Predicted 3D model of RNase P RNA and transfer RNA as a complex of 409 nucleotides.
Rfam match: Bacterial RNase P class A.

[in-house]
Order: sequence, then structure tokens, then C1' cells
RNA sequence: UGAGUAAGUCAGACGAUCGCGCCCCUAAGGGGUGAGGAAAGUCCGAGCACCACAGGGAAGAGUGCCGGGUAACACCCGGUGGAGGCGACUCCAAGGAUAGUGCAACAGAAAUAUACCGCCCCGCUUUGCGAGGUAAGGAUGGAAAGGCGAGGUAAGAGCUCACCGACGACAUGGCGACUUGUCGUACCUGUAAACCCCACUCGGUGCAAGAUUGAAUUGAGAGCAUUUAAUGGCGACCCGUCACGCUCUUUGUAAUCGCAUGAACCAUUUGGCAACAAAUGGUCUAGAUAGAUGAUCGUCCUUCGACAGAACUCGGCUUAUGGCUUGCUCAAUAU
RNA sequence: GCGGGUGUAGCUCAAUGGCAGAGCACCGGCUUCCCAAGCCGGCAACGUGGGUUCGAUUCCCAUCACCCGCUCCA
Repeated sequence: UGAGUAAGUCAGACGAUCGCGCCCCUAAGGGGUGAGGAAAGUCCGAGCACCACAGGGAAGAGUGCCGGGUAACACCCGGUGGAGGCGACUCCAAGGAUAGUGCAACAGAAAUAUACCGCCCCGCUUUGCGAGGUAAGGAUGGAAAGGCGAGGUAAGAGCUCACCGACGACAUGGCGACUUGUCGUACCUGUAAACCCCACUCGGUGCAAGAUUGAAUUGAGAGCAUUUAAUGGCGACCCGUCACGCUCUUUGUAAUCGCAUGAACCAUUUGGCAACAAAUGGUCUAGAUAGAUGAUCGUCCUUCGACAGAACUCGGCUUAUGGCUUGCUCAAUAU
Repeated sequence: GCGGGUGUAGCUCAAUGGCAGAGCACCGGCUUCCCAAGCCGGCAACGUGGGUUCGAUUCCCAUCACCCGCUCCA
């Protein structure tokens, strides 16, 4: 200097004028405050509220290496194993295919079992035919009966041996995933983001939840029933249970609360590799309901900046996006 | 705001994880004096990007677009 990799950080600044939501003081007016790192997607996990505090059966859904963190999680941290990269480093839905079932098109002789070519041996009526052995070689395929070498054999074959692998048993280290070693051998296709098995978790509905006070004054139509049915709630099914003039369609239609002090934020110290936790001190930080947060001018900045606008609230993930800084790696050049 | 669903040819719809098809439309030909109808042939698609798998329209994840439903009280 170039290429890369990981982490952190900012989100134009100041001033003037006009305007908007909310709050306060005064009632002329003045003062205070007012979007994000993702407010987004609504993909997970919770708080909170109501339904019967959440019943039984049978289904259904989700998660899936180990340890820790957390209110909780599918998130985060640290490790194990595997994959990629020269490297810094990154990625992995990563239990079970030896519980069982299914599937593997086409090609190929054969797809979990086999003999098409070839090789070997035997028989015969011998350019061939038939019976048998063989998975070393050819051919097909994503995948072909552990790999490779030697011995061995009629030809071959873990049939035997060395090395490597797979699986199993035992031992070593580790909380554990797992590692290392020794011994042994039914040498065992792939697929569980196919059914399934194993382990663990899960009641439903979402602030349009729900609570209170009003206005209207009995709006219109349809169905079911007159007592244990029908309908509705407990997600759907069966059981059980609860409510009762219930359900559906249509019409009309307000206000207040919920709603801003919270698993909150900032700083320091301590514990911990870290995620994170604890202690002490400090701060109050939008709250609308057709929905505010904007516009113009001046100066600075390289560009008047990218992605983008809260609607009950948090913790995450994912996606979109402009700069800046730092650590580390590789390559080239110079000293 | 909350919840749910759907993307396949120009339009409406199919498909068991194994060569993406049908009807209408469009184009060309035959038929007709011409048109329509009919017959024959053709064109044309899995919203996008990843993953699982030998193989994906189909299974999983993300993303984009579109559609539907939802207050209380009387």
C1' cells in the first nucleotide's frame, strides 16, 4: 500500500422565525417536553387482562451435542464434534437408520439384494451350449457389499496379515458433550427439514384483551327450545362441566381508565474467561385516537446525508441501511 | 394495531419428492365467397433467495407482493 476478518461507535451540529401533540403556570401570553437502531417483519419468548386457576382421554404442535446465563426463549456466553478458509476467523435443525415401516425415478444384470460382460472349474454332440464357483476387473448410478498393499487360491474372497477406518467392550482424563489407549469383529447403503421412536416443553384469546360511566329507549329480520334439548364457553374431537332467552345477520354508536416507574436507563465498584449478576449513587425519558414530532433561512461540515415514523409494554431473532474508529490476518514493496 | 390465508402460462385451476398439464385466450394452417363454429399444430409459467435431499412446484427457513377477518353496549 492492497485484500480480508472481527468488534465497537455515530445517526448531522448551532442559531433565528413560523407551525403541530402532550404537560404546567397564567388566562394576553409564557415555559417545558416530543421517534429508532432498526420504531419494520410479526418469527420466537414473556409480562398484563379476561375466559371455569386451566379437569380426564386421545390426538396435535414445538424443541433436540454439552455446561452455564436469563423472568423466559428456538436467544446469549463458554466448550465438544464436524465443515470451509494459506490465515485472522466463520458456519452447522448436530438425538436415534442396531425398535419398526416406507421411499430410492431414469440408468444398470442387480438398489439391500444380484451374475450382464469378464475370470475359474466341470460336463457335452467343443468357433458353441449347459451346471457351478467368484464381487478382484469392466459397464450404470448420487450411492454397488469397508479402503489399500502383501500372502493365499482353480479363479477369487477379512480367508489370513500390516496400516487406516467403522462398530462394540473395558480402562484413562473431563461435571458433561467427548478425548486417549488396549482388546475384539455379524464390516453394518442413503434418507427422520418421510412416517416414526426417545427425552423435554406447551390451556385459549390478544389492549379491537378488559374495567367503569353514559347516550339511545326497546331498531329490523331469521333460527332453535319450552325442558334437559338446542345454542354458546372451556382451541377442534369424545367424556365431563358451566351459562341461559340464546344464537346469527343487519343497523346505530360515545367518554374515561387500561397508557407510560419499568425484569427501566446511566456511572462506578465487586464476582465471573464470558454471557450475566450483585452493591452503591444518580435520572424520569413521547403517549395520540383520523392519529403530533414539520417547514424556511443563515453558518459549519466533502454529501444539507442512507434505511426508515411509536400506538399496551418488555427480552431476543431476522431483514433494510450511510459513514467513522480500533484490533488481528495474508500478500507485495522499502529499510 | 392483532390474527389468518394465498402466490404455477395473458386469465381460471391441476399435480404422490422423479419428463410441469388442462380449459379459455393468442399465433399459424385447413375448411368458407368472407366471418363464426369445427379440426390440426404452436407459443407461454412454479413470486424471490438460501437450506435438506441423488433429485424440490411439493419439505424447512428467510423475504416480497396480495387478500380476508376482528371493539364494547343497545